The prediction has a mean pLDDT of 76. Predicted 3D model of a 134-nucleotide RNA (c-di-AMP riboswitch aptamer (ydaO/yuaA leader)) from a soil metagenome.

[in-house]
RNA sequence: UGCCGAACCGUGCCGUCGCACGGACGGGGGAACCACGUGGAGCCUCGGCUCCGAGGGCGAAUCGGUAAGUCGAAUCCGUAGCGCACUCUUUCGGCGCGAGCCCGUCAGCUAACCCCGUAGGCCUGAGAAAGAGA
Numbered sequence: 001u002g003c004c005g006a007a008c009c010g011u012g013c014c015g016u017c018g019c020a021c022g023g024a025c026g027g028g029g030g031a032a033c034c035a036c037g038u039g040g041a042g043c044c045u046c047g048g049c050u051c052c053g054a055g056g057g058c059g060a061a062u063c064g065g066u067a068a069g070u071c072g073a074a075u076c077c078g079u080a081g082c083g084c085a086c087u088c089u090u091u092c093g094g095c096g097c098g099a100g101c102c103c104g105u106c107a108g109c110u111a112a113c114c115c116c117g118u119a120g121g122c123c124u125g126a127g128a129a130a131g132a133g134a
Base pairs, nucleotide, nucleotide: 002122003121004120008023009022010021011020012019013018024118025117026116027115028114029113034108039052040051041050042049043048055103056102057101058100063078064077065076081097082096083095084094086133087132088131089130090129091128092127
C1' cells in the first nucleotide's frame, strides 16, 4: 500500500488502558395477510388422546464417498457455495476457502416498535481481453 470480514467515521470526557454520544454499516426479535401444522409407537367411543423424536441463529463454509475401525474421532477425494489488488458486467485462464461458534424446548413471513455488534486474521506484485464508469 492492499486483502478476508458488518466490524468504519466524527464529537466530547478522561489524559495510560478507556468511557459516552451521533452517523454509517451489519445482525436478531416482533402484527395483519399469506404460509405451515411433520415422523414413530400405544390406546380408543374411529371423533380423538398419550408418549417419544426438538428446534433455531451468525457465517461462503453445505452434501456425498473413502481410510482407520467393535462403534466413533483424526485422513483423503469430490461437491453446493465463497474469495483474489480502482469499481461494475461478460469471457478465457490460474490460485485458494469450503471453518468455527452461539441460543436452549422459545422464535415462519412480518409494518410500527424493541434489542445487539463494530471483532479477529493476513499479503508483497497481486493473469489477460472487451464495454461502461471513476